[in-house]
Context: one part of a larger RNA
Molecule: small-subunit ribosomal RNA, 3' major domain
Organism: uncultured prokaryote
């Protein structure tokens, strides 16, 4: 001086408690673990491994096995040599599972310096061999917690201490007051992005209020006029730019006439407005030699490398995270209304024709505020089921099928028909959330031929309940 403490004292926190929905039980997917294998590549392991690397394991990827190949090598560089064709590759024939390996036949570019391709030897290449306890790099964690720390001064023999502590306050070491300390530095905060309100500029592919003009529906006829379609408008939504705007500014209680706290007016917004991006010193010899880089050890006719085919998908079992469910606030069914983020030329694919359908045919428009993905769905309005293992559930299986793709057997997905299994709400225990959040709905995107996505990452639509309170239970901070 720190650290702990079933020691105190203050304070915080979805940390308990008040609520809502879960998760343990059923079945599917998905990770691990175990086993099991010729191989089930490897790595993560309490919170902080386990829908995690992996934003796509049928070949490939892939590292693993199996079997057949190779040896200056699948890739670099630098030297000889050969030679501008008598070549090499490519390309036909042939054996082969291919990788490759035989036989013919066949000859490049050029700026005239070469390039290119062979061929031989040597240095050497080359390893997703080890070690993350040799490393850099980059991540997680305490924790977006409120600290960590220097000069100088005082003060101790000294290790230190002060400051940073006391009193008040704050989300904050946020400030105020005090005080042997005076002052500064990383961290807090603001400055950054988005969101809410208004104002101004512009008005295309956006947008239509008000004038005009046209057709379709619907009408016997007179009329009647849908869709920005059209003249044309710039009001209005949007978009894309520049501004205003919120500071405890005002007003009142309170408090040391402080700081700063309570209530108010005013405003779209109020007291960090709401999210986000931002992560101090440090700590876990924390992950990570498998992104990458790298020391240093090993391998070099292999531990390098090419290929074909299996494996990463195996299943007595046991954990983790999800999806779907047990039903009537519900299923089915017909009709019906209203978003946003996004993507798209080797792509999106309208209208229209086939198919129950998955899809096929077919090709207008579009490098996109035009065209296409595009149906939003839960809503609303009618019908039907009537409480049952059901017109729930939807695994699990036979059949035929589409589509991508050299190739769906091991091992894609979807479609149809049939089958219709557990499961009636879940034991101890245990998880997330305080507001446009929970919950519930459905959209798009990475990645990618396809797609095992119930994943992830975003986007809006509907939209609650409760916090008396800090005794406890976890984690954190100051002070003793």
């Nucleotide at each position: 001086u720190g650290a702990c403490g079933g020691g105190g004292g203050c304070c915080c926190g979805c940390a308990c408690a008040a609520g809502c929905g879960g998760c343990g039980g059923a079945g599917c997917a998905u990770g691990u673990u175990g086993c099991u294998u010729a191989a089930u590549u490897c790595g993560a392991c309490g919170c902080a491994a386990c829908g995690c690397g992996a934003a796509g394991a049928a070949c490939c990827u892939u590292a693993c096995c199996a079997a057949g190949g190779u040896u200056u090598g699948a890739c670099a560089u630098c030297g000889c040599c050969c030679c501008c064709g008598a070549a090499a590759a490519g390309c036909c024939a042939u054996a082969g599972a291919g990788a490759u390996g035989u036989u013919g036949g066949g000859u490049c570019c050029u700026u005239c310096g070469g390039g290119g391709c062979g061929c031989u030897a040597u240095a050497c290449a080359g390893g997703u061999g080890g070690u993350g306890c040799a490393u850099g790099g980059c991540u997680g964690u305490c924790g977006u917690c409120a600290g960590c720390u220097c000069g100088u001064g005082u003060c101790g023999u000294g290790a230190g201490a002060u400051g940073u502590u006391g009193g008040g306050u704050u989300a904050a070491g946020u400030c105020c007051c005090g005080c042997a300390a005076c002052g500064a530095g990383c961290g807090c905060a603001a400055c950054c992005c988005u969101u809410a309100u208004c104002c101004u500029a512009u008005g295309u592919u956006g947008c239509c209020a008000g004038c005009g003009c046209g057709u379709a529906a619907u009408g016997g006829c007179g009329g009647g006029g849908a869709u920005g379609g059209c003249g044309g408008g710039g009001a209005c939504u949007c978009a894309u730019g520049g501004g205003a705007g919120a500071c405890u500014g005002c007003c009142g209680g309170g408090g040391u006439c402080a700081a700063c706290u309570c209530g108010g007016a005013g405003g779209a917004a109020g007291g960090u407005g709401g999210g986000g991006a931002u992560g101090a010193c440090g700590u876990c010899a924390a992950g990570u030699c498998a992104u990458c880089a790298u020391g240093c050890c090993c391998c070099u006719u292999a531990u390098g490398u090419c290929u074909u085919g299996g494996g990463c998908u195996g299943c007595a079992a046991a954990c983790a995270u999800g999806c779907u469910a047990c039903a009537a606030u519900g299923g089915c069914c017909g009709g019906u209304a209203c978003a946003g983020u996004g993507g798209g030329u080797u792509g999106c694919g309208a209208g229209c024709c086939c198919g129950u359908g998955a899809g096929g045919g077919g090709g207008a428009g579009c490098g996109a505020a035009u065209c296409c993905c595009g149906a939003a769905a839960a809503g609303c309005c009618g019908g039907u089921c009537u409480c049952a293992g059901u017109u729930c559930g939807g695994a699990u299986u036979g059949g035929g099928g589409u589509c991508u793709g050299c190739a769906a057997c091991u091992c894609g997905a979807c479609c149809c028909c049939a089958u219709g299994a557990a499961g009636u709400c879940g034991g101890a225990g245990u998880c997330g959330c305080u507001a446009g959040u929970a919950a519930u709905c459905g959209c798009a995107g990475a990645u990618c031929a396809g797609c095992a996505a119930c994943g992830c990452u975003g986007c809006g639509g509907u939209g609650a309940a409760u916090a008396c309170g800090u005794u406890c239970c976890c984690g954190g901070g100051c002070c003793u």